[in-house]
Model confidence (mean pLDDT): 83 of 100. A computed fold for a 71-nucleotide RNA from Candidatus Giovannonibacteria bacterium RIFCSPLOWO2_12_FULL_44_15, annotated as transfer RNA. Rfam family: tRNA. By type it is a transfer RNA. It was read from a public genome assembly.
RNA sequence: GGGCCCGUAGUUCAGUGGUAAAACGGCCGGUUUGCAUCCGGCAAACGGGAGUUCGAUUCUCCCCGGGUCCA
Numbered sequence: 001g002g003g004c005c006c007g008u009a010g011u012u013c014a015g016u017g018g019u020a021a022a023a024c025g026g027c028c029g030g031u032u033u034g035c036a037u038c039c040g041g042c043a044a045a046c047g048g049g050a051g052u053u054c055g056a057u058u059c060u061c062c063c064c065g066g067g068u069c070c071a
Base pairs, nucleotide, nucleotide: 001070002069003068004067005066006065007064010024011023012022018054026042027041028040029039030038047063048062049061050060051059
């Protein structure tokens, strides 16, 4: 320098154009004499920019970051 893959919540991840799902973690409440367990609830995320589209996490381009292969 070039090819390919990836970037979503604090963490691990699902999501092939129409309300972003879950687990663990966090907070509140219930249960308990208390803690833990258990039960209910709440908050919390699409790397940045542009384009296509009525509509983009999703498709296209550029950039940034990570991985891998080639030189």